[in-house]
Molecule: Glycine riboswitch aptamer
Organism: bovine gut metagenome
RNA sequence: AUCUUUGGAGAAGCUCGCCGACAGCCGGUCGGGACGAGUGCCGAAGGGGCAAGCGGCCCUCGCCGCCAAUCUCUCAGGCAAAAGGACAAAGAU
Repeated sequence: AUCUUUGGAGAAGCUCGCCGACAGCCGGUCGGGACGAGUGCCGAAGGGGCAAGCGGCCCUCGCCGCCAAUCUCUCAGGCAAAAGGACAAAGAU
C1' cells in the first nucleotide's frame, strides 16, 4: 500500500411543479425522488486554502516558493432507511 470483517458522525422523510391513485364544483388527501426547480442546512469520499518550520531574494522592512489536519471553504458530495463514509480495531497478502 491492497483486500476481508467489524465499528463509524452530522445536516429539511422541506416547498413548488411533474407523475400515479383516491376523489372531484373550486379544491383536497396519499404515494413516487437512480424526475425538474427553489430555499434552508451538513462535513468524515474526493477537492481548494492556510501555520510553525525550511529554502531563496533582500542592507533592513519585506517578498516568493515548499508545507499538515478531524482546522477552514463548501466546488463536488450529502441531509428517513439503504448506499456512501474520514478514522479505528482485527486478520491476510